[in-house]
Context: one part of a larger RNA
RNA sequence: CCAACAAUGGAUGCCUAGGAGAUUUUGACCGAGGAAGGACGUAGACGGCGACGAUACUCGUUGGGGAGGUGCCAUCAACCUUUGAUCCAGCGGUUUCCGAAUGGGGAAACCUACUCUGUUUUACAGAGGGACCAAACAUGAAGUUAAUUCCGUAAGGAGUUAUAUUAGGGUUUGGUUGGGUACGGCGUGAACUGAAACAUCUUAGUAACGCCAGGAAUAUAAAUCAUAUGAGAUUCCGUUAGUAGCGGUGAGCGAAAGCGGAACAGCCUAAACCACGUAAGUGGGGUUGCAGGGCAGACGAUAUUCGAUGUGUUGAAGGUAGUAGAAGGAUCCGGAAUGGUCCGCCAAAGAACGUGAAAGCCGUGUAUGCGAAACCUGAGACACCGAUAGUUUGUUCCUAAGUACCAUGAAGCACGAUAAACUUUGUGGGAAUCUGGGUCGACCACGAUCCAAGGCUAAAUAUCAGAAUCUACCGAUAGUGAACUAGUACCGUGAGGGAAAGGUGAAAAGCACCCCGGGAGGGGGAUGAAACAGAACUGAAAUUGUUGGCUA
Repeated sequence: CCAACAAUGGAUGCCUAGGAGAUUUUGACCGAGGAAGGACGUAGACGGCGACGAUACUCGUUGGGGAGGUGCCAUCAACCUUUGAUCCAGCGGUUUCCGAAUGGGGAAACCUACUCUGUUUUACAGAGGGACCAAACAUGAAGUUAAUUCCGUAAGGAGUUAUAUUAGGGUUUGGUUGGGUACGGCGUGAACUGAAACAUCUUAGUAACGCCAGGAAUAUAAAUCAUAUGAGAUUCCGUUAGUAGCGGUGAGCGAAAGCGGAACAGCCUAAACCACGUAAGUGGGGUUGCAGGGCAGACGAUAUUCGAUGUGUUGAAGGUAGUAGAAGGAUCCGGAAUGGUCCGCCAAAGAACGUGAAAGCCGUGUAUGCGAAACCUGAGACACCGAUAGUUUGUUCCUAAGUACCAUGAAGCACGAUAAACUUUGUGGGAAUCUGGGUCGACCACGAUCCAAGGCUAAAUAUCAGAAUCUACCGAUAGUGAACUAGUACCGUGAGGGAAAGGUGAAAAGCACCCCGGGAGGGGGAUGAAACAGAACUGAAAUUGUUGGCUA
């Protein structure tokens, strides 16, 4: 150096118990009735995971179901069960201790009192109490000052009333507290970065933090747009459009109307006036911009339609267990038939998975039907209930005030003070009342349009989770960090960081028995298709050993 046989090692191939993505559909708050999350316990037997809570691998009940069962790793023992167990579903019961944690304390899962009630009466059992807010009920000061009464010669003393329907504490009832990945509203609000440096600007009203809410939230019924035609609440999507614009006119930022869609829904107060009431207030009335309403008068109708709320009744359909469900034999090879051959059958079912190799006819299923005592959702229907009337003349009573608006300092609007309107706001001023007021991008005129200073409102939208189905997605260094005791082991004071680790075989049939050995292990032998499948599939390479050969 070559070869063979071994060893080491765990690539590759095959596999999938776990992931990834999508579609459809359903659901969406929990909590003092003690949550979320935990600690500690509970089984005949050590531990982990799951389940459960001193009624502790479970209890009751209503249904389903029909032969096995006492969760898994994972056995052994002892039991339960057709007098229907185990199991599945609905509704209940129990639910230690910590935790908002709430009798007080505390270094969470511990320590330590008090009151009341009951007894089998001296030891047990049960119950109760945190803080804040609201309402109701009963109770109720001191001091002050004022007035006043009595006593006193006076100084002064005693009392009454107001202060006081007060302060305060008490009882009862109700509410709040804490949690929630993401989504929402409001508030506070960066920097790295970009501008090839950097300061206005950008990053960005982003991250982070705080408060608050819901199953969605916000917004919402024109003091809106538009422009000489008109539209007619809000939200979301597409377009308009990288347009009009803004901009150390740098980097960059960046609309709206309109159009096309999704979804559609509109309402209630305040005031004038009337009634009641001492008043506060309550009821009627009334709700708008071609102005409307009130009041006084005149004319006219007696009907029609609507409802998102509430109460009651009914209730299609669906959900939370299930159930019926067609049709194959022989033979050959083989360890095994689903394979080959021959002859059949079913099909509203030839989806899929499993079964000792590849199964329409073996099993679970599939197509297609059927099904609920209980609980949940609920289209729709009925009844009650609520809403629903005009026209015109006069009158000038009402129509949301520290508001609109102005000045100034800011912010939001795509818009950086700019010609800067509009919206919001700190400070200072401060209207009008329908012959009124706002807007139409400085401002004025004309015109057009709308009616602020009170409130409510489903859907279309955002996000998450469950279920079902699917995949020219991964296949163990991939796919989730996690196919296995995984947010585990381990690291860190802590915030936090964070792994590795899958495969015997169809079935344990997991090698009885003999021999060597202290054992480990090995040799026979047995099982098996195979043991070079023996604790593991396959078993590449680097690397190591043994043997043989070669080195002119």